[in-house]
RNA sequence: AAAUAAGUCGAAAUACGUCGUAUAAUGUUGGGGAUAUGGCCCAAAAGUUUCUACCAAGCUACCGUAAAUUGCUUGACUACGAAGUAUUAGUAUAU
Numbered sequence: 001a002a003a004u005a006a007g008u009c010g011a012a013a014u015a016c017g018u019c020g021u022a023u024a025a026u027g028u029u030g031g032g033g034a035u036a037u038g039g040c041c042c043a044a045a046a047g048u049u050u051c052u053a054c055c056a057a058g059c060u061a062c063c064g065u066a067a068a069u070u071g072c073u074u075g076a077c078u079a080c081g082a083a084g085u086a087u088u089a090g091u092a093u094a095u
Base pairs, nucleotide, nucleotide: 003095004094005093009090012088013087014086015085016084018082019081020080021079022078023053026046028044029043030042031041032040038063039062047054055075056074057073058072059071061069
């Protein structure tokens, strides 16, 4: 110096899923749009000791043609933290 073995030591990085915290995938405002075969689109600010996101599908109620929607269910991402597993490099030991 290299290889192999075992897996000692203390910490780090990456990946994975789990759990916790945040936020309720939420409410508000402005502009435009549809009209029972309809009930949407765009923008802004708020909410988090918080970056990002702020939607989708289904069901339901309601509105007798007007300008306004209602409730429920299921399904994420993101930030931070925790322990776990795996891998990598490091360290020590033996041959």

The prediction has a mean pLDDT of 77. The RNA shown here (Purine riboswitch aptamer) has 95 nucleotides and comes from Metabacillus litoralis. It matches the Rfam family "Purine riboswitch aptamer". Rfam's curators write: Riboswitches are metabolite binding domains within certain messenger RNAs that serve as precision sensors for their corresponding targets. Allosteric rearrangement of mRNA structure is mediated by ligand binding, and this results in modulation of gene expression. Its family is annotated with purine nucleobase biosynthetic process in the Gene Ontology. The RNAcentral record of the sequence draws on MGnify.